[in-house]
RNA sequence: CAUAUCCAAGUGGGAGAGAGCUACGUCAGAGCCUUAGAAAAAGGACCAGUAGCCACCGAAGGCGCAACCGCCCCGGAAACGCUCAGGUAAAAGGACCGUUUGGAUAUU
Numbered sequence: 001c002a003u004a005u006c007c008a009a010g011u012g013g014g015a016g017a018g019a020g021c022u023a024c025g026u027c028a029g030a031g032c033c034u035u036a037g038a039a040a041a042a043g044g045a046c047c048a049g050u051a052g053c054c055a056c057c058g059a060a061g062g063c064g065c066a067a068c069c070g071c072c073c074c075g076g077a078a079a080c081g082c083u084c085a086g087g088u089a090a091a092a093g094g095a096c097c098g099u100u101u102g103g104a105u106a107u108u
Stems, first nucleotide, its partner, number of pairs: 002107012018054001020053005032044004055088003061084001062082003068076003
């Protein structure tokens, strides 16, 4: 220098499923922070959603089984399964794939 693998960051691509129904609310509500605290109250920042119900998705995360692997007591383990969480117009997110840069390891 080159190749391969791993980690981090940037960048491109990236599926599925109701813009569901109802109630309250929409320039300040809910929630959050501070003081206080049993409650109430006051102040601050942010600010259009919040709650309930049914249906559905599966590629953040999480959990479970397993081919298989190991240091074989036991443990690791999926794109399979479950849907707690998340999601079901756009945006955001998104397993995974490509690519660039940096670092580490191995081979030469």
Glycine riboswitch aptamer from Litorimonas taeanensis, 108 nucleotides, folded computationally.